Model confidence (mean pLDDT): 87 of 100. This is a predicted structure of a 367-nucleotide part of an RNA (large-subunit ribosomal RNA, domain IV) from an anaerobic digester metagenome. The RNAcentral record of the full RNA draws on SILVA.
Context: one part of a larger RNA
């Protein structure tokens, strides 16, 4: 020196990112207890007092309730009844100790503010929260062989339910509300009109080729008869293929934002000045409404004012200039909750001034 664990004079966070660690506080009894509040709570709020044994009270008070008696709907009945056993407390006095819950055991507590309503649930094994969930609240699909899910398929689950059911999505108690856009993207609706697939359709077109002309060239019983090339080409087969016909969907028309989303700019104006109720003017599908607002969002910013400290980038109230809050991707409030953050304050202490011992384990070192 590390590690565990004890104890401290005076101060009492002056340590520290931060009261982290430790300390304080603890049981029961009685008193007594705020603001707020959804009327339950908050609250053990806080904040005081008592506590041990012996006597007296008092074997009282209260408890438990046997034997015996009576009834009568005769029963594991009901009523009377008091033996036995168990046993307080209030006040009164008195011992001992430093100390009466004498050892164990065994909440610190207030204010204020965020975020989330709560209880839970969560990264086994760096995160337990402000994240998931949750009641509630909206929307939307689904008439049963549902919808939506696994499966190639049977065939299941949905549900041995049937719109007060069941599937998806968002939001998340309560309370107060929850505006404006439907051009874009989706959804739902509609179907006149344009586009549009295989299909149908089949106009014309090529290929092959009977025949049939034209040259030649051979053989001839001069009548022809075979062959080579070029040309023409009717039926069939066979490639191709135009017009016409052809649903959804798409263009189009309506609707819809608790669908996905979105919600403005420049100038000028009032009898100090500054500011602009108030006016122009451009562009939007529509210009942000109520609340909130340096905010878990505010860059300039330690923004400005007030509060708190002797000093206060933190906090709390206010302002609004909102870079870059805003209304169920919820806004704003809110009692209760919380190993949740943040700010202060009381009490408490070795956290610190500024250390020192004690005890018990270890490294090290020396014999």
């Nucleotide at each position: 020196c590390u590690c565990a664990g004890g104890u401290u004079a005076a101060g009492g966070a002056a340590c520290u990112c931060g009261g982290c660690a430790a300390a304080u506080u603890a049981a029961c009894c009685u008193c007594g207890u705020a603001a707020c509040u959804u009327c339950g709570g908050g609250a053990g709020a806080a904040g005081a007092g008592g506590u041990g044994c012996c006597u007296u009270g008092a074997g009282u008070a209260g408890g438990u309730g046997a034997a015996g008696u009576c009834a009568u709907u005769u029963a594991c009945u009901g009523a009377c009844g008091g033996a036995g056993c168990c046993c307080a407390a209030a006040a009164a006095g008195g011992c001992u100790g430093c100390a009466a819950g004498a050892a164990c055991a065994a909440g610190g507590c207030c204010c204020a503010a965020a975020c989330g309503a709560c209880u839970g649930u969560u990264u086994a094994u760096c995160a337990a929260a402000a994240a998931c969930a949750c009641a509630g609240g909206u929307c939307u699909c689904u008439g049963c062989u549902a919808a939506g899910u696994c499966g190639u398929a049977a065939g299941a689950c949905g549900a041995u339910g049937u719109a007060u059911a069941g599937g998806g999505a968002c939001u998340g108690a309560c309370a107060c509300c929850u505006g404006c856009c439907c051009g874009g993207u989706g959804c739902c609706g509609g179907a006149a009109g344009g586009u549009u697939a295989a299909g149908a359709g089949g106009a014309g077109g090529g290929g092959u080729c009977a025949u049939c002309u034209g040259u030649u060239c051979g053989c001839u019983u001069u009548g022809g008869c075979g062959g080579a090339c070029a040309g023409u080409g009717a039926a069939g087969c066979u490639c191709u293929a135009a017009a016409u016909u052809g649903a959804a969907g798409c263009c189009c028309c309506g609707g819809u934002a608790a669908a996905c989303g979105g919600c403005g700019g420049c100038c000028g104006u009032a009898a100090c000045u500054a500011u602009a109720a108030c006016g122009g003017u451009c562009c939007u599908a529509a210009g942000g409404u109520a609340g909130c607002g340096a905010a878990a969002u505010u860059c300039c910013u330690u923004g400005u004012c007030g509060g708190g400290u002797a000093a206060g980038u933190u906090c709390c109230g206010a302002c609004c200039u909102g870079c870059a809050c805003g209304a169920a991707u919820g806004g704003u409030g809110c009692a209760a909750c919380g190993a949740u953050u943040u700010g202060g304050g009381c009490a408490c202490u070795g956290u610190c001034u500024c250390a020192a011992c004690c005890u018990g384990a270890g490294a090290u070192c020396c014999a």